[in-house]
Description
Model confidence (mean pLDDT): 86 of 100. This is a predicted structure of an 80-nucleotide RNA (c-di-GMP-I-GGC riboswitch aptamer) from a Planctomycetaceae bacterium.

RNA sequence: CACGAUAAUGGCAAACCGGUCGCGAGAUCGGGACGCAAAGUCAUGGGUCUUCCACCCGGGAGAUCGCCAGGCUACCGAAU
Numbered sequence: 001c002a003c004g005a006u007a008a009u010g011g012c013a014a015a016c017c018g019g020u021c022g023c024g025a026g027a028u029c030g031g032g033a034c035g036c037a038a039a040g041u042c043a044u045g046g047g048u049c050u051u052c053c054a055c056c057c058g059g060g061a062g063a064u065c066g067c068c069a070g071g072c073u074a075c076c077g078a079a080u
Stems, first nucleotide, its partner, number of pairs: 002080001003077002011036002016031006034066001040072003044069003047064007
């Protein structure tokens, strides 16, 4: 460095419920845990979704990194 254990110390938090915000996708706070070794981070490429225009191709503005890939950064250390 790769790698990732019935290890240790900690961490995050799906669905669902409640408050707030948004036309919406969704966001956020609290409760709650299905899961996660990058479920940390960046919308860069692809995907999906929303909204507006066009309604033939398509274009604008957004959402999602807990869909995939890529960039950057990071705790621990059994086996190999």